[in-house]
Molecule: RNase P RNA; transfer RNA
Organism: Micavibrio sp. UBA2137
RNA sequence: CCAGACGGUCGGAUGGCCGCGCGUGUUUACAUGCGAGGAAAGUCCGGGCAUCACGGAAACAAGGCGCCGGGUAAUACCCGGGGGGCGCGAGCCUAUGGAAAGUGCAACAGAGAGUAGACCGCCUUUUUUAAGGUAAGGGUGAAAGGGUGCGGUAAGAGCGCACCGCGUGACCAGUAAUGGAAACGGCAUGGUAAACCCCGCCUGAUGCAAGACCGAAUAGGACUGUCAUGAUAAUGUGUUUCCGCAUUGACGGUCGGGUUGGUCGCUAGAGGGCCUAUAGCAAUAUAGGCUCAAGAUGAAUGGUCAUCACUGCUCCUCGUGGGCAGUACAGAACCCGGCUUAUAGACCGUCUGGCUUU
RNA sequence: GGUCCCGUAGCUCAACUGGAUAGAGCAACUGCCUUCUAAGCAGUAGGUUGUAGGUUCGAGUCCUACCGGGAUCG
Numbered sequence: 001c002c003a004g005a006c007g008g009u010c011g012g013a014u015g016g017c018c019g020c021g022c023g024u025g026u027u028u029a030c031a032u033g034c035g036a037g038g039a040a041a042g043u044c045c046g047g048g049c050a051u052c053a054c055g056g057a058a059a060c061a062a063g064g065c066g067c068c069g070g071g072u073a074a075u076a077c078c079c080g081g082g083g084g085g086c087g088c089g090a091g092c093c094u095a096u097g098g099a100a101a102g103u104g105c106a107a108c109a110g111a112g113a114g115u116a117g118a119c120c121g122c123c124u125u126u127u128u129u130a131a132g133g134u135a136a137g138g139g140u141g142a143a144a145g146g147g148u149g150c151g152g153u154a155a156g157a158g159c160g161c162a163c164c165g166c167g168u169g170a171c172c173a174g175u176a177a178u179g180g181a182a183a184c185g186g187c188a189u190g191g192u193a194a195a196c197c198c199c200g201c202c203u204g205a206u207g208c209a210a211g212a213c214c215g216a217a218u219a220g221g222a223c224u225g226u227c228a229u230g231a232u233a234a235u236g237u238g239u240u241u242c243c244g245c246a247u248u249g250a251c252g253g254u255c256g257g258g259u260u261g262g263u264c265g266c267u268a269g270a271g272g273g274c275c276u277a278u279a280g281c282a283a284u285a286u287a288g289g290c291u292c293a294a295g296a297u298g299a300a301u302g303g304u305c306a307u308c309a310c311u312g313c314u315c316c317u318c319g320u321g322g323g324c325a326g327u328a329c330a331g332a333a334c335c336c337g338g339c340u341u342a343u344a345g346a347c348c349g350u351c352u353g354g355c356u357u358u
Numbered sequence: 359g360g361u362c363c364c365g366u367a368g369c370u371c372a373a374c375u376g377g378a379u380a381g382a383g384c385a386a387c388u389g390c391c392u393u394c395u396a397a398g399c400a401g402u403a404g405g406u407u408g409u410a411g412g413u414u415c416g417a418g419u420c421c422u423a424c425c426g427g428g429a430u431c432g
Base pairs, nucleotide, nucleotide: 001354002353003352004351005350006349007348008347009346010345012308013307014306015305016304017303018302020035021034022033023032024031025030037329041340042339044338045337046336047335048334049207050206051205052204054244055243056242057241058240059239060238062203063202064201065200066199067081068080069079070078071077082096083094084093085092086091097198098197102196103195104192105191119138120137121134122133123132124131125130146164147163148162149161150160151159165187166185167184168183171180172179173178211264212263213262214261221255222254223253224252225251226250227249233248234247235246236245271292272291273290274289275288276287277286278285279284309327310326311325312324313323314322315321316319359431360430361429362428363427364426365425368384369383370382371381377415386402387401388400389399390398408424409423410422411421412420
């Protein structure tokens, strides 16, 4: 210098004027403070919180997750490690338990597709046909029931042997996943579980339009049918059972009434950012210090001017020039931790491969 | 704001438990018929199954992430 890998930061700045939302002070009006994001987005996960009058235990159903260890309030997230795949490499990807518990599926082609199989070929008998043997070779297919070599045989075949693969695996290393491996087995046990399923673990349901209160209005219901007649009963939020507990006629049908206003919930919470120390490979945890802070409800966070920065176009007298346009993705709605997706442009750090020069 | 559902030809719908050329009607186009049109008859074209990845030998169908549309909740 070229090509590339990974991680991170910013994402227009300052000031004036006009305006908007909320808080505070004074309460005509004014002053003052604060006022979008890294994703506020998708709503894909996990929690907090609220209601279902409650709590506990067991089984079943339904749903989800799935290598091992750790972190965390929790997770499908993060960190570290193992196995597999890709790359010369830095690195990247990986829904990655079980197919010798069972069931299912594999179109077309092909002789045969999962209890293997005889179309061509090879060998034997025989009479040409036919019968038998054979999985070496050909052909079909995504996939053909271990591979190579030697022996063996009528021809062949794990039929025998050596090596490799596969299975079981004493023993060794590791917390574990897993790795190495003596010895044994003669191949049985192909694929698919983002097919049913089995195993292990997790989950009560509904979401702030949850929910609580106030005001107004209306109601404390009416009619009817069935069962029951007072506690050894019935009901109780997936179903069933049990224990405690709570409530009091139960169930069904028709009619009537009610939902639209206001306040709270609402923003200080497992809080964010920066720095330091300690433990740890790391995620992270603990302790200390400093600092920051939207809360609307048809829904604020905007407009304009000036200077500067950057980008593009254009003009000429080519300069430290003039003019014009633009500055990404996108806009909070109960809150928080993650993931995913969108993002003009600019910058920083670490590392890899190659070339050149000294 | 929350929850749920759906995307197949221009339109309306099929496609069975994943199996190969994704079908049907209407519409469109061409020809015949007619003086011409309509109707009728014969034929033709038209689809990356909303997009992109993944699982699988194989995806319209299964899984994930996006895009678009709709319904519902005081």